Predicted 3D model of a 73-nucleotide RNA (transfer RNA) from an uncultured Bacilli bacterium. It matches the Rfam family "tRNA". Rfam classes the family as a transfer RNA. About the family: Transfer RNA (tRNA) molecules are approximately 80 nucleotides in length. The coordinates come from a structure-prediction model, not an experiment, and the mean pLDDT is 80.

This record gives sequence, C1' cells and structure tokens, in this order.
RNA sequence: GUGGGUAUAGUAUAAUUGGUUAGUAUGCGAGUCUUCCAAACUUGGGACGCGGGUUCAAAUCCCGCUACCCACU
Repeated sequence: GUGGGUAUAGUAUAAUUGGUUAGUAUGCGAGUCUUCCAAACUUGGGACGCGGGUUCAAAUCCCGCUACCCACU
C1' cells in the first nucleotide's frame, strides 16, 4: 500500500430484511432480610466509535474517517 473483519453501559453480549421506551448477564448505588458480612430478593442510574447521506423513521442501508484484528504485497 491492497483486500477482508470488528466497533452497542465499567466488562461481556443480543437486537428477526429499518418502526412500540435498545434488551440480557455481571459489576455499581439504594432498600428488604440477617446480630454483622456474604448469599438471596426488590429497585435505580448508565451504552449504539466519529462525520455526512438516503428515508416519514437508521444501532441496522450507503459513503468517508478513526481504532483494533487477520491475510497479501
């Protein structure tokens, strides 16, 4: 340099051909329980890499960029 892949809460991961408030686990805060802690249960907040385009509507489709991974040169 060329081609391919990946990017979603602190971490890990799902989202069916674009449509209801983006879900789950874990972690975190609060509460219940307990003499206390842990466990268990209830509850709360937190995320679509960046910039454009298409569309009534984009995590999803298109283009570019960035970061990482793989292969080739």